c-di-AMP riboswitch aptamer (ydaO/yuaA leader) from Nonomuraea soli, 138 nucleotides, folded computationally.

C1' cells in the first nucleotide's frame, strides 16, 4: 500500500419474489395490499363418418427453443450456432453477459362467475461516450 475475506448502513441488478399489520418471546406463527402462477363455462377452437398407416404419453413455470459436429455406455457429454433474454440506472452508439433448471403424474385448448397457490434464491458496488428527460423534498 494492498490481492483477497467477514459485518454494518445504502444504492443497483436479475426474479412474480416487495410493503404493512398482528401475535408469539420468538426468529416461528397468521392477516392484508400489491404483483405473479395454475385450475375452471358459453362462444370459438378442437373433435366429429369411412378406410390405411406410423409413433408411443400428455402437461405447467420459464428467456431458456431449435440447428450442426463429436465424443459415446441407453440417460447423455462438449464444442460452435441460434429463436428469444437481460445489463450497461432513459435512448442510440460501443461494449458485456444467459440462452438454465424444476415440476405435475394418465390429467388439464380458451375461458366469466368460482376455485388453489407463490412473493423464494442468486449477484454487484463505480464509471464506453454522445444526448435527453423525469421524480421527491423545500
Nucleotide at each position: 500500500c494492498g490481492a483477497g475475506g467477514g459485518g454494518a448502513u445504502g444504492c443497483g441488478c436479475c426474479c412474480a419474489a416487495u410493503c404493512c399489520c398482528c401475535u408469539c418471546g420468538u426468529c416461528g406463527g397468521g392477516g392484508g395490499a400489491a404483483c405473479c402462477g395454475g385450475g375452471g363455462a358459453a362462444c370459438c377452437a378442437c373433435a366429429a363418418a369411412u378406410g390405411c398407416a406410423c409413433c408411443u404419453g400428455g402437461g405447467g413455470u420459464g428467456a431458456g427453443u431449435c440447428c450442426g459436429a463429436g465424443c459415446a455406455g441407453c440417460g447423455g457429454c462438449u464444442c460452435g450456432g441460434u429463436a428469444g433474454g437481460g445489463c450497461u440506472g432513459c435512448u442510440c452508439c460501443g461494449g458485456c453477459c444467459c440462452g438454465a433448471a424444476c415440476c405435475c403424474g394418465a390429467c388439464a385448448g380458451c375461458u366469466a362467475a368460482c376455485c388453489c397457490g407463490g412473493u423464494c434464491g442468486g449477484c454487484g458496488c463505480g464509471g464506453u461516450g454522445a444526448g435527453a428527460g423525469g421524480a421527491g423534498a423545500g